Small-subunit ribosomal RNA, 5' domain from an uncultured bacterium, 523 nucleotides, folded computationally.
Rfam family: Bacterial small subunit ribosomal RNA. Rfam links the family to the GO terms ribosome and structural constituent of ribosome.

Context: one part of a larger RNA
RNA sequence: AUUGAACGCUGGCGGCAGGCUUAACACAUGCAAGUCGAGCGGUAACAGAAGAAGCUUGCUUCUUGCUGACGAGCGGCGGACGGGUGAGUAAUACUUAGGAAUCUGCCCAGUAGUGGGGGAUAGCACGGGGAAACUCGUAUUAAUACCGCAUACACCCUACGGGGAAAAGGGGGCGCUUGCGCUCUCGCUAUUGGAUGAGCCUAAGUCGGAUUAGCUAGUUGGUGGGGUAAAGGCCUACCAAGGCGACGAUCUGUAGCUGGUCUGAGAGGAUGAUCAGCCACACCGGGACUGAGACACGGCCCGGACUCCUACGGGAGGCAGCAGUGGGGAAUAUUGGACAAUGGGGGCAACCCUGAUCCAGCCAUGCCGCGUGUGUGAAGAAGGCCUUUUGGUUGUAAAGCACUUUAAGCAGUGAAGAAGACUCUAUGGUUAAUACCCAUAGACGAUGACAUUAGCUGCAGAAUAAGCACCGGCUAACUCUGUGCCAGCAGCCGCGGUAAUACAGAGGGUGCAAGCGUUAAUC
Numbered sequence: 001a002u003u004g005a006a007c008g009c010u011g012g013c014g015g016c017a018g019g020c021u022u023a024a025c026a027c028a029u030g031c032a033a034g035u036c037g038a039g040c041g042g043u044a045a046c047a048g049a050a051g052a053a054g055c056u057u058g059c060u061u062c063u064u065g066c067u068g069a070c071g072a073g074c075g076g077c078g079g080a081c082g083g084g085u086g087a088g089u090a091a092u093a094c095u096u097a098g099g100a101a102u103c104u105g106c107c108c109a110g111u112a113g114u115g116g117g118g119g120a121u122a123g124c125a126c127g128g129g130g131a132a133a134c135u136c137g138u139a140u141u142a143a144u145a146c147c148g149c150a151u152a153c154a155c156c157c158u159a160c161g162g163g164g165a166a167a168a169g170g171g172g173g174c175g176c177u178u179g180c181g182c183u184c185u186c187g188c189u190a191u192u193g194g195a196u197g198a199g200c201c202u203a204a205g206u207c208g209g210a211u212u213a214g215c216u217a218g219u220u221g222g223u224g225g226g227g228u229a230a231a232g233g234c235c236u237a238c239c240a241a242g243g244c245g246a247c248g249a250u251c252u253g254u255a256g257c258u259g260g261u262c263u264g265a266g267a268g269g270a271u272g273a274u275c276a277g278c279c280a281c282a283c284c285g286g287g288a289c290u291g292a293g294a295c296a297c298g299g300c301c302c303g304g305a306c307u308c309c310u311a312c313g314g315g316a317g318g319c320a321g322c323a324g325u326g327g328g329g330a331a332u333a334u335u336g337g338a339c340a341a342u343g344g345g346g347g348c349a350a351c352c353c354u355g356a357u358c359c360a361g362c363c364a365u366g367c368c369g370c371g372u373g374u375g376u377g378a379a380g381a382a383g384g385c386c387u388u389u390u391g392g393u394u395g396u397a398a399a400g401c402a403c404u405u406u407a408a409g410c411a412g413u414g415a416a417g418a419a420g421a422c423u424c425u426a427u428g429g430u431u432a433a434u435a436c437c438c439a440u441a442g443a444c445g446a447u448g449a450c451a452u453u454a455g456c457u458g459c460a461g462a463a464u465a466a467g468c469a470c471c472g473g474c475u476a477a478c479u480c481u482g483u484g485c486c487a488g489c490a491g492c493c494g495c496g497g498u499a500a501u502a503c504a505g506a507g508g509g510u511g512c513a514a515g516c517g518u519u520a521a522u523c
Stems, first nucleotide, its partner, number of pairs: 001522003005519005012370006018363002020328001025326003029323003034077003039074002042070002046068003049064007084281003094205006102198002107194008115149001117147002125138005155164003169186008207253003214244003219241008256278004260271004283304005306317004334360001336359003342356001343354004373403004383394004407464001409459005417450001423443007467512005472493003478507005488495002
């Protein structure tokens, strides 16, 4: 000088930050990932409309998916992001610099298409089993779900003859011949390029121990084969006998790495909280499925430990998400508000979801700022302390007088964070079209958790606001009383055995100040 600190005494306000370093211990409860009806069959609930019945004449019941909407279900996209933690890992990690044998949903740009068929299945209905979780059977139904056929500029394979492989529709507007045409738009298929993201390889760097000196059999290399998106002993068969090591292999201990942070004149040393990048993990161990992407925190399966339910046959669970509980500990917060902003997912959109985030609450944990009054005031008051008994000191300090009102309090006023989106109008594009849609411009009225906001104004009144450590030397600051090697102090030297500036109290003083000391740790 510093700290994610703790402890003791004390404590007025605000701004900004930070807040389980220990048990990767166990978790009650709530929330943390949904969304799309403009993919689909539909209609459990709510509301409206229409119809019917009953009557008490304005209610009740029933029917109709007709409309707004929508439970459950099929389907699509997203649950691989965001959030947490640091157990493992000394190199399959990280940092820096390179590389070639790769993939990449959504996004951007280009090219070419989007023809014609089929069979199922959930839901629903009926029936069965089970305590439950759930599950079975029958019949029936839809799709942007699934499967063939056709076509193939480009694409893939090829022995260069040839062969292989796609698709899905929805919505708006107009026209009528009511299921078709035109058009716009969102999609879909194949493929090229880009962007982004990811996988892989190489080199160098990356803690301690030699009281760890030899290690290695898929081991090191080759050939054939397999496998992967992709190179490769990645895997396998055969062949060869290699490969690493005192420039520290192997073994062992410890540890997430970095940008950074602390310190220091620097070199260096220590460290890796918050914030940012990468990695790893998700009760412990293993495994794959789906998918563009996972071997997947709030998905699945198996084994294990633990907890819970049970009708004993069988089931359910995973806070190292946000709060919160128990436990451990010197020690670390609310079972809060809102999606208003920023961002993310879904959706044409409106919008919905979002413990990400933005805010609020608690804590002097830190840094910074402000305040606890200002001026005047000598009878140098009283009281305290000391005294050579004269006085000295506390001390302009107080009182008194004159002022001020920051902050806190009360009342009023009051920004910015809000612009988009929506609706309307105009212009341009598109089009058969002045619809619809898209772009640009303009207008209208809305949208704030924080919030009793910040700021400003007014009101009253010095009113509501100072402590802590030290005073022998180092080291700024001295006397009295008590004690008597006792009680005690102490960072080092050392104080204390009858006048202790070193113990304890008091007066006085010194230093910091809403803090001050102590302890711990680093330089």